[in-house]
Model confidence (mean pLDDT): 81 of 100. This is a predicted structure of a 74-nucleotide RNA (transfer RNA) from Glutamicibacter ectropisis. RNAcentral records the identical sequence in 6 taxa. Rfam family: tRNA. By type it is a transfer RNA. The sequence is in RNAcentral, with records from ENA, MGnify and Rfam.
RNA sequence: CGGGCUAUGGCGCAGCUUGGUAGCGCGCCUCACUGGGGGUGAGGAGGCCGUGGGUUCAAAUCCCGCUAGCCCGA
Numbered sequence: 001c002g003g004g005c006u007a008u009g010g011c012g013c014a015g016c017u018u019g020g021u022a023g024c025g026c027g028c029c030u031c032a033c034u035g036g037g038g039g040u041g042a043g044g045a046g047g048c049c050g051u052g053g054g055u056u057c058a059a060a061u062c063c064c065g066c067u068a069g070c071c072c073g074a
Base pairs, nucleotide, nucleotide: 001073002072003071004070005069006068007067010026011025012024013023020057028044029043030042031041032040033039050066051065052064053063054062
């Protein structure tokens, strides 16, 4: 320098192909059962989707630039 992949709650991931106002597991908080800071059950909080712009009635999702990480090539 060229190419590819990845970036989504605290952590690990799905959703992207087929645009329609974001979900699962773990963790966290509250309550109940319990001798119990364990276990089980019920409820709840927390992300606007790396970043800037474009297209669209509408973008995590499509298009372009940039940033970071990983991989391949030179």